Transfer RNA from a bacterium, 72 nucleotides, folded computationally. The prediction has a mean pLDDT of 85. It matches the Rfam family "tRNA". The family's RNA type in Rfam is transfer RNA. The RNAcentral record of the sequence draws on ENA.
RNA sequence: GCGCCCUUAGCUCAGUGGUAGAGCGUCUGCAUGACACGCAGAAGGUCGUAGGUCCAAUUCCUACAGGGCGCA
Numbered sequence: 001g002c003g004c005c006c007u008u009a010g011c012u013c014a015g016u017g018g019u020a021g022a023g024c025g026u027c028u029g030c031a032u033g034a035c036a037c038g039c040a041g042a043a044g045g046u047c048g049u050a051g052g053u054c055c056a057a058u059u060c061c062u063a064c065a066g067g068g069c070g071c072a
Base pairs, nucleotide, nucleotide: 001071002070003069004068005067006066007065010024011023012022013021018055026042027041028040029039030038048064049063050062051061052060
């Protein structure tokens, strides 16, 4: 330099056009003499950035940024 893949909650990951979820973690309550386990609930996201297409974009297209793999 060229090609391919990835980027979504604190972490690991779903979600392939109709306003985003799970597990773990955190916090609160219940329970316990207390802790752990368990049960119930809550907070936490400008979906990497900027454009474009569309009535509507996490999803499709383009560029850029970061990371990974391969080729040279």